[in-house]
RNA sequence: UCCUCGAUAGCUCAGCGGUAGAGCAGACGGCUGUUAACCGUAAGGUCCAAGGUUCGAAUCCUUGUCGGGGAG
Numbered sequence: 001u002c003c004u005c006g007a008u009a010g011c012u013c014a015g016c017g018g019u020a021g022a023g024c025a026g027a028c029g030g031c032u033g034u035u036a037a038c039c040g041u042a043a044g045g046u047c048c049a050a051g052g053u054u055c056g057a058a059u060c061c062u063u064g065u066c067g068g069g070g071a072g
Stems, first nucleotide, its partner, number of pairs: 001071007010024004018055001027041004048064005
């Protein structure tokens, strides 16, 4: 310098054009003599940044930043 993959909730990840989800963690409640386990409820992110396309973008296009892999 070039190619490629990734960036979404506190953590690990799904979602691939139509109002963003799960598991775990944390909160509250139930159960239990108590804790743990188990069950239930609610909360929590305008999706790395800036533009563009579109009626509509986490999703498509461009550029940049950061991280992983590869080539020279």
Molecule: transfer RNA
Organism: Ktedonobacterales bacterium